[in-house]
Molecule: transfer RNA
Organism: Candidatus Tayloriibacteriota bacterium
């Protein structure tokens, strides 16, 4: 230097144009002598800029990281 793909909660995935789901973790009730498991229930997320759209986590373009290929 050249190609390719990823980046959505504290983690790990879903979600290809019209309300961002869920699992685990975390907070808070119930139940227990007390914990624990179990049940409910809350919090909390589109890596950044620009652009197409009536409307963008979604499509286009730039830049950051991070993975693999090729030289």
């Nucleotide at each position: 230097g050249g190609g390719a793909g990823a980046u959505u909660a504290g983690u790990u995935u879903a979600g290809u144009g019209g309300u961002a789901a869920a699992a685990c973790a975390g907070g808070g009730a119930u139940c227990u002598c007390c914990a624990a498991a179990a049940u409910c229930u809350c919090u909390g997320a589109c890596g950044g800029g620009g652009g197409u759209u009536c409307g963008a986590u979604u499509c286009c373009u730039c830049c950051a990281u991070c993975u693999c290929c090729c030289g």